A computed fold for an 88-nucleotide RNA from a Peptococcaceae bacterium, annotated as c-di-GMP-I riboswitch aptamer. The prediction has a mean pLDDT of 88. Rfam family: c-di-GMP-I riboswitch aptamer. Rfam links the family to the GO term cyclic-di-GMP binding. The organism belongs to Peptococcaceae, within Bacteria.
[in-house]
RNA sequence: AACCGAUAAAGGUAAACCUAUCGAAAGGUAGGGGCACAAAGCCAAGGGCCUAAGGCUUUAUAUAGAGCUAUGGCAGCCGGUUGCCGAA
Numbered sequence: 001a002a003c004c005g006a007u008a009a010a011g012g013u014a015a016a017c018c019u020a021u022c023g024a025a026a027g028g029u030a031g032g033g034g035c036a037c038a039a040a041g042c043c044a045a046g047g048g049c050c051u052a053a054g055g056c057u058u059u060a061u062a063u064a065g066a067g068c069u070a071u072g073g074c075a076g077c078c079g080g081u082u083g084c085c086g087a088a
Base pairs, nucleotide, nucleotide: 004086005085012037013036017032018031019030020029021028022027035076041081042080043079046078047077048074049073050072054069055068056067057066058065059064
């Protein structure tokens, strides 16, 4: 230094759920909470997944229904990137 990851030390994050709030939704933010996490830090212009307001197409119940679509999201799916600690 790289790989690696302890029942180490110091510190950190926070799933479900609840409340408030923003949003068409997915989802976000704040507080509570704590399932977990060695990158659960950061990156959405690689793959994947979610949503479909608007747009397009379509349907003889049409101020409606159906299909497609990201310009909206998810980093706690894979991936990329930076980084704390130091036993084996």